[in-house]
Molecule: Purine riboswitch aptamer
């Protein structure tokens, strides 16, 4: 001087998205195991189907159950993942690519 690797503050520049309605997905469900409670309870863990799908798979009220080990039932209850519409505004914000000390 060159090329590799790794690790980079603060910027520079492009893209994309924020709200809100509505469509599909799923039926906020079905299954198995293990352990907990008992009318002041009725839960708790983990697996497994379920979606051209990530993620969630719960809660409220009611019933029933005479103290055992089992739930059931109803509900304009509601989040994510995709597409369409409609909107709002920032000298904003997050995220991703490339450039740089």
């Nucleotide at each position: 001087a060159u090329u590799g690797a790794a690790c980079g503050a603060a910027g520079g520049u492009u893209a994309u998205u924020c709200a809100c309605u509505u469509a599909u997905a799923u039926a906020a469900a079905u299954c198995u195991a293990g352990a907990a409670a008992u009318a002041u309870g009725g839960u708790c863990u983990a697996g497994a189907u379920g979606u051209u799908u990530c993620u969630a798979c719960c809660g409220a009220c009611a019933a029933c159950c005479g103290u055992a080990a089992a739930u059931u039932g109803u509900c304009u209850g509601g989040c994510u993942a995709u597409g369409a519409g409609u909107g709002a505004a920032a000298c904003g914000a997050a995220u991703a690519g490339c450039u740089u000390a």